The RNA shown here (Bacterial RNase P class A) has 338 nucleotides and comes from Rubrivivax sp. The prediction has a mean pLDDT of 77. Taxonomically the source falls in Rubrivivax (Bacteria, Pseudomonadati, Pseudomonadota, Betaproteobacteria). A source record names the gene rnpB. Rfam family: Bacterial RNase P class A. The family's RNA type in Rfam is ribozyme. RNAcentral holds the sequence, with entries from ENA.
[in-house]
RNA sequence: GAAGCAGGCCAGACCGCCGCCGGUGCGAGCGGGGAAACCCGGCACGGGAGGAAGGUCCGGACUGCACAGGGUGGCGUAGCAGCUAACGGCUGUCCGGCGCGAGCCGAGGAUCAGAGCAACAGAGACGAGUCGAGGCGGGGCCGAGUCACGCUUCGGGUGAAACGGGCAAUCUCUACGCGCAGCAACACCGAAUAGGCCGGCGAUGAGGCGUCCCGCGGAGCCGGCGGGUAGGUGGCACCGAGCCGGGUGGGCGACCCCCGGCCCAGACGAAUGGCGGUCACGGCCGGCCCUGCGAGGGGCCGGCCGCACAGAAUCCGGCCUAUCGGCCUGCUUCACAC
Numbered sequence: 001g002a003a004g005c006a007g008g009c010c011a012g013a014c015c016g017c018c019g020c021c022g023g024u025g026c027g028a029g030c031g032g033g034g035a036a037a038c039c040c041g042g043c044a045c046g047g048g049a050g051g052a053a054g055g056u057c058c059g060g061a062c063u064g065c066a067c068a069g070g071g072u073g074g075c076g077u078a079g080c081a082g083c084u085a086a087c088g089g090c091u092g093u094c095c096g097g098c099g100c101g102a103g104c105c106g107a108g109g110a111u112c113a114g115a116g117c118a119a120c121a122g123a124g125a126c127g128a129g130u131c132g133a134g135g136c137g138g139g140g141c142c143g144a145g146u147c148a149c150g151c152u153u154c155g156g157g158u159g160a161a162a163c164g165g166g167c168a169a170u171c172u173c174u175a176c177g178c179g180c181a182g183c184a185a186c187a188c189c190g191a192a193u194a195g196g197c198c199g200g201c202g203a204u205g206a207g208g209c210g211u212c213c214c215g216c217g218g219a220g221c222c223g224g225c226g227g228g229u230a231g232g233u234g235g236c237a238c239c240g241a242g243c244c245g246g247g248u249g250g251g252c253g254a255c256c257c258c259c260g261g262c263c264c265a266g267a268c269g270a271a272u273g274g275c276g277g278u279c280a281c282g283g284c285c286g287g288c289c290c291u292g293c294g295a296g297g298g299g300c301c302g303g304c305c306g307c308a309c310a311g312a313a314u315c316c317g318g319c320c321u322a323u324c325g326g327c328c329u330g331c332u333u334c335a336c337a338c
Stems, first nucleotide, its partner, number of pairs: 001334010012279007020048002023045004030041004050309001054320002057318005062182004074178005079093005094108001095106004109173002114171002116167002131155007139147003186234004196225006208216002242262006249256002281306011
């Protein structure tokens, strides 16, 4: 220098103007919406997307329902040892395969419990027997001999595999794990209308015809309670499986331990944005300069364009998938120079 392997990191920076959504404190104790529950409105300070927030595949927290214990069924996992709240995740290691190598991949328990399956070729393919040859046995034909049958031995060829194996990524067996549903869970507050229960009034006339009287007319009316719905609040922004930094701390490692600091988005049509400027990065074009025989390489200036994948929705740990461009560390193979 070229080609690779493994691990990690960034995801433009700064300034100005205009906005959006939560939190805390203060102020006001007022105004608006609503029957109520409750919500909205001021000022200051501070905060405001990701490495995948994505797919919703796996595991947990949390919540409700169910549940004495055991078995069957169903689903899942599978060398061995460990990490972890848990896992189908991760780490180490053995074995097998691939690669010159760094490394990468593995659906890697069991085929003396039982069943099932195997293209083509081949006489015969999972049930056992069968093609050819030899021997023996009894039998048919008068006999040499031959023919079929039975038993036994050997053999060519086919094929991945021929009474001996394979496949458990076919059922099955073994061991272990799993109750079911999911924040639209769930808890609380709670109308209107309809229906329910209780009490009172009512054919000696309820309510209605706007009010009073007369009249008409004829069976309901009033109050309370309780459940559910609409609606609202909590769950829900979390002192936590939390984040950051440090440690001649323990361990090969995943990870654990100790010390210090911090509090770090949160809605319910769903905030986290827009505009302008400067700089950085990348691409293209043009000009100039340097270098090289040349193809080409490098530097400076100017113009234009671009800056990915993607958008939290109860929270967390993983896996998988998407991703412009770039950086760092360790290692391998080859070539060259000393």